[in-house]
RNA sequence: AUUGAACGCUGGCGGUAUGCUUAACACAUGCAAGUCGAACGGUAACAUGAGCUAGCUUGCUAGCUUGAUGACGAGUGGCGGACGGGUGAGUAACGCGUAGGAAUUAACCUUAAAGUGGGGGAUAACCCGGGGAAACUCGGGCUAAUACCGCAUGUGCUCUACGGAGUAAAGCUGGGGAUCUUCGGACCUGGCGCUUUAAGACUAGCCUGCGUUGGAUUAGCUUGUUGGUGGGGUAAAAGCCUACCAAGGCGACGAUCCAUAGCUGGUCUGAGAGGAUGAUCAGCCACACUGGAACUGAGACACGGUCCAGACUCCUACGGGAGGCAGCAGUGGGGAAUAUUGGACAAUGGGGGAAACCCUGAUGCAGCAACGCCGCGUGUGUGAUGAAGGCCUUAGGGUUGUAAAGCACUUUCAGACGUGAGGAAAAGUUUAAGGUUAAUAACCAUUGGCCCUGACGUUAACGUCAGAAGAAGCACCGGCUAACUCCGUGCCAGCAGCCGCGGUAAUACGGAGGGUGCAAGCGUUAAUCGGAAUUACUGGGCGUAAAGCGCGCGUAGGCGGUUAGUUAAGUUAGAUGUGAAAGCCCCGGGCUCAACCUGGGAACUGCAUUUAAAACUGGCUAACUAGAGUAUGGUAGAGGAGAGUGGAAUUUCAGGUGUAGCGGUGAAAUGCGUAGAUAUCUGAAGGAAUACCAGUGGCGAAGGCGGCCCCCUGGAUUGAUACUGACACUGAGGUGCGAAAGCGUGGGGAGCAAACAGGAUUAGAUACCCUGGUAGUCCAUGCCGUAAACGAUGUCAACUAACUGUUGGGCGGGAUAAUCCUUUAGUAUCGUAGCUAACGCGAUAAGUUCUCCGCCUGGGGAGUACGGCCGCAAGGUUAAAACUCAAAGGAAUUGACGGGGGCCCGCACAAGCGGUGGAGCAUGUGGUUUAAUUCGAUGCAACGCGAAGAACCUUACCAUCCCUUGACAUCCUUGGAAUUUUGCAGAAACGUAAGAGUGCCUUCGGGAGCUCUGAGACAGGUGCUGCAUGGCUGUCGUCAGCUCGUGUCGUGAGAUGUUGGGUUAAGUCCCGCAACGAGCGCAACCCUUAUCUUUAGUUACCAUCAGGUUAUGCUGGGCACUCUAAAGAGACUGCCGGUGACAAGCCGGAGGAAGGUGGGGACGACGUCAAGUCAUCAUGGCCCUUACGGGAUGGGCUACACACGUGCUACAAUGGUUGAUACAGAGGGUUGCGAAGCCGCGAGGUGGAGCUAAUCUCAGAAAGUCAAUCGUAGUCCGGAUUGGAGUCUGCAACUCGACUCCAUGAAGUCGGAAUCGCUAGUAAUCGCAGAUCAGAAUGCUGCGGUGAAUACGUUCCCGGGCCUUGUACACACCGCCCGUCACACCAUGGGAGUGGGUUGCUCCAGAAGUGGCUAGUCUAACCGCAAGGAGGACGCUUACCACGGUAUGGUUCAUGACUGGGGUG
Repeated sequence: AUUGAACGCUGGCGGUAUGCUUAACACAUGCAAGUCGAACGGUAACAUGAGCUAGCUUGCUAGCUUGAUGACGAGUGGCGGACGGGUGAGUAACGCGUAGGAAUUAACCUUAAAGUGGGGGAUAACCCGGGGAAACUCGGGCUAAUACCGCAUGUGCUCUACGGAGUAAAGCUGGGGAUCUUCGGACCUGGCGCUUUAAGACUAGCCUGCGUUGGAUUAGCUUGUUGGUGGGGUAAAAGCCUACCAAGGCGACGAUCCAUAGCUGGUCUGAGAGGAUGAUCAGCCACACUGGAACUGAGACACGGUCCAGACUCCUACGGGAGGCAGCAGUGGGGAAUAUUGGACAAUGGGGGAAACCCUGAUGCAGCAACGCCGCGUGUGUGAUGAAGGCCUUAGGGUUGUAAAGCACUUUCAGACGUGAGGAAAAGUUUAAGGUUAAUAACCAUUGGCCCUGACGUUAACGUCAGAAGAAGCACCGGCUAACUCCGUGCCAGCAGCCGCGGUAAUACGGAGGGUGCAAGCGUUAAUCGGAAUUACUGGGCGUAAAGCGCGCGUAGGCGGUUAGUUAAGUUAGAUGUGAAAGCCCCGGGCUCAACCUGGGAACUGCAUUUAAAACUGGCUAACUAGAGUAUGGUAGAGGAGAGUGGAAUUUCAGGUGUAGCGGUGAAAUGCGUAGAUAUCUGAAGGAAUACCAGUGGCGAAGGCGGCCCCCUGGAUUGAUACUGACACUGAGGUGCGAAAGCGUGGGGAGCAAACAGGAUUAGAUACCCUGGUAGUCCAUGCCGUAAACGAUGUCAACUAACUGUUGGGCGGGAUAAUCCUUUAGUAUCGUAGCUAACGCGAUAAGUUCUCCGCCUGGGGAGUACGGCCGCAAGGUUAAAACUCAAAGGAAUUGACGGGGGCCCGCACAAGCGGUGGAGCAUGUGGUUUAAUUCGAUGCAACGCGAAGAACCUUACCAUCCCUUGACAUCCUUGGAAUUUUGCAGAAACGUAAGAGUGCCUUCGGGAGCUCUGAGACAGGUGCUGCAUGGCUGUCGUCAGCUCGUGUCGUGAGAUGUUGGGUUAAGUCCCGCAACGAGCGCAACCCUUAUCUUUAGUUACCAUCAGGUUAUGCUGGGCACUCUAAAGAGACUGCCGGUGACAAGCCGGAGGAAGGUGGGGACGACGUCAAGUCAUCAUGGCCCUUACGGGAUGGGCUACACACGUGCUACAAUGGUUGAUACAGAGGGUUGCGAAGCCGCGAGGUGGAGCUAAUCUCAGAAAGUCAAUCGUAGUCCGGAUUGGAGUCUGCAACUCGACUCCAUGAAGUCGGAAUCGCUAGUAAUCGCAGAUCAGAAUGCUGCGGUGAAUACGUUCCCGGGCCUUGUACACACCGCCCGUCACACCAUGGGAGUGGGUUGCUCCAGAAGUGGCUAGUCUAACCGCAAGGAGGACGCUUACCACGGUAUGGUUCAUGACUGGGGUG
């Protein structure tokens, strides 16, 4: 875009088309084919006339007779029922389409010629009789014809032996002047008929070329088959039929078989070529309940005819009969689905008739259906307060929306009433003048008048009337695709054409508001074409995406070099015929327009005939040599086949020497060996393979071919001449060769080695490793016929840049050498143009062309099933479908990953030092327990973490007791100052009673703050969601990375820059470079520490001077020093040498307090982990609201079989204990630090000076040093645990604090597997201080004292960076993914079989019918004097044959216990 559509929702009018696509299923009822009296005998019915009779009044009524008339039932006869109408079952065919042909037909029609004479016998109707329920039928008798039959004639026609023979007919009717008459008529004339012949027209039959669906998993078919002769037969050619003869005919250009199907003009689609289709209309064919058959006829093997068989339905008196809607309506059924049992012959057409006329479900109309197409309408203008309502909202507004209302108009359509075309012309009758005729009758044609004919129809159209009055829906709104918001829902309900939406903020579900599109329709479903170049003729491909046969030879076929002539098949041009009409297209015309109808044209791309041309292709003829081949001389070679032969090595055997192991592996073991192995020497046997040479070397079609020699043999290449003369190329089928493995037979068997055995490895190990070992590997012969048979690249030929290597040959230069130039045939690497999706290919093409063959068409199912062929088998070859998925695949890109590679770094390993893991205790976690043991953190990156400090509080948990506008905020209201003391009850919260108190500002109205009561808005929540969030934080990682602009490259993703060579701690710097620059990171800038200078000296300091003290910077004084704290200096590879590329830099040195970022800190790129935190805080959403909120007491967070993490103290002599003694830094302090003094063994108490701090104080530093003692022990180590007695803090130390003293004195003697930290003022070790804090550190954060060892190095473990490589990963290796098994479902193969369809063959059977035969019966016409004959009918019989039966096959469909694999979950 379309439809003969259907379904859902909706529905105003008209025009015009269309309407069982399914059950060729079954049909009730009515109608659809009759007509002619001018062919006939006639008269059942109706009417008229006449006659008679009766009732009887001229007249009327009734009955009877009469075919006389109009007419006409039934019958004889003629014509028509072969047309028109329906349907598409069958048919793959001369059925259809197209173009031709010859051996025919032809009723009716036209034309022409000739004729139409004279006879005969029957028969229906009718009458009589019989049978039957009926349908119907039988016998006898009468009768007519345009019915039937002879005879005559023969223009003609047919046959012929050319003498001849055969062969027709029918009458009816109109008119009529003479003549004749038996008064019927004859006769004349017109018309209609009839007979014969010829021609034509229309029609029908037959034949032929070409075209006309799929399957080869249908490859052979055929016996009347193919042809001939004789005969028969037909309207007609012919095996159409028959007898005989011959053995043909068809087929890979697809016979036969199977399946499907009416064909065409056309229709739909498409730019076209095509594809799909064959409703309506038109042409042809076929069919008429199913099957068979003939009759009649011009025509049928006959839709509304006949006979027979069958199935079905109906009637029946059970004996027998009737029927055929695929005609029009209609019914049932089937189905998603398709109309009225209507009117009329008025028109058009058909049949009959002389005509009037009759018939006509053809046709023309009406009815039903939005089923299609076309047209019209459902109003128009104005109207802002931008109404109300709805919806949204940032709460202002926006939108629905000029939309409505209101005002002013109009009246198409529908409605009512009226007027009113066209479809109608004929026929009939009549006038006139013609034709015919003897004719002014009649008849025929022309002209004028008259009369009359309409189903539709209440027509179309027009006029009048009234009133906006009666007339809008459907789908969609995530993208494709025009159109967006709210609410509900919460991976539910649902949507979905594809992608995909929905798991609490859904433009995607449902509703609403709004919008978009189309509109009397709109959507959905189904179907066809298009897009789809996605079967590619136009117009595709095959290296890697699907796709080159494993390779040759070669048949058919296809294709083919140069020149000339000829031909005209192909080709080209013209002409003629045809290509039906309709349709499509163009130009006109008619309905108001359009759809629709109509006139003309064009077109119908085709076929046939014919004329011409001769370039090209083809055919033929004659030549040529450039393709191809032959002869001849060389050359290289693992080319092939056969025979022979050599050496090295392995193994075995024999012998010698010799002794304890050998062998094997990552390490072992099995195995071999004291019966003498391995090793070594000598000899022998046997089989297999041929080191070095050896090479992107050679040869071969491919597979493949490797010691040497001989024989036979194929091909290639090269040189020079000669010859043949297109002999060429490709190649469906066919045929040959064809690695390895495997199979058969017979040999052989050293080594190796499937299977197998043993040993290892392993969770297992039917493997990898080891020890053995059989087929096999080898030879001969026969099969198999496949490989990643690969260059994943078919063959032949031509053309198209360069450079280089190599193998074989030839020419030339050079000197014969080295070597150079050139030319061929191979074989390689790179590369231009070009090609390619890219990768890549690139004269050996995947470039540009040509020839032929093979192959492909999404993935899976599947190279499978079934069938065929081949094979001994294994199996090979050919080769589907159902079902299922929305992908599968190629090349390249960026990442990530790798038990890939390269380079580099890090306490990563290594080298060291000290720990953890074992003990006791502390602390955190898990688990368990509990009323509760609140919550969070969970690999690194949770676990001395949030918590810088749980007895109450904290506190979020539990139990119990209480409160409900609330402990807290804002607003309103009532009262009161606020506040506070005491008593009582209670565990307290709180309740109750009594008392104290009466404030501040003021403009005198009141106000501010505090508090009580009450009601509601609200408060409150450590309730949930860290996967809705902000903020903050951890981690990779202080790792060196992460990006951008412009340019360039690439079809693109992207790349380049950022890679490379160096170098660095560093993407740090240098050099190079299609890149040039820039940003965030690195570094530096900041703080601290190390040195110096300047400035300034109090509370710090004290060298010099003075004073004083038992003693002390204590005092005067000083600012030198230390120090304090501000400003500066200093370090930059700056200098020297070496090295490096003349660089960056590196190494060494000097100087310097410090040397190569001096040490430390702060500082954390783009990002990752849905990392952590809703319990710091903030916050969306949800939830609770006399409770999940708030208050109080007590308890819990402190539990304890156990497991883990982090620590402390130890196990001792580098130590413990006792005594003496020395030296820090950094901090804290008024709710505080708290001195001296005194008391206590001690914790501490008392005391209160001083200090808001360089002033006072905490405050004694400890390890160390000097002495003494202990003597290797569970100790003078170790200190847990427990008992007793105390101190301190605090409302309160029971659950549950710290400390002191006395006593007690556990485990533990250096810690398994494993694991952690640290590279210098570091580890280790020693103490001090602080935060939190009433009290409560072995934790944390800081501070100083003492103060090491080691680093060869980067193989390995872990983590990271850069480059590169592979990838089937991208949620990115914690990835992806394979197969079995289990379960559910689906389709399918096999399957003992079973049941249908269809078909071949065998035989039986044989209705009706036709042909043959027969003489049983009967017999009008003709012949015959007669007997009889000819002829006919019936019957019998026979040939063919439908239905039916029988036996046995093929094929196909369905089904089947069980079973095989496959698909999906």